[in-house]
RNA sequence: UGUGGGGUAGUGUAAUGGCGAGCAUAAUUGGCUCAUAACCAAUCGAUGUGGGUUCGACUCCCGCCCCCACAA
Numbered sequence: 001u002g003u004g005g006g007g008u009a010g011u012g013u014a015a016u017g018g019c020g021a022g023c024a025u026a027a028u029u030g031g032c033u034c035a036u037a038a039c040c041a042a043u044c045g046a047u048g049u050g051g052g053u054u055c056g057a058c059u060c061c062c063g064c065c066c067c068c069a070c071a072a
Stems, first nucleotide, its partner, number of pairs: 001071007010025004018055001027043005048064005
């Protein structure tokens, strides 16, 4: 430098263009217990960035940034 794949809560990971973005775990609070853990309930927290298409974009298109693999 080129090609391909990827970037979503603290972490991991889903999501035919219909989203009010889900699940697990972590955290917080409460319950249970003599007590801790486990278990139960609730709460909290996210689409890399700037544009475009569309009634509607995590999803499609373009630029940029970052990560991985391959080629040189």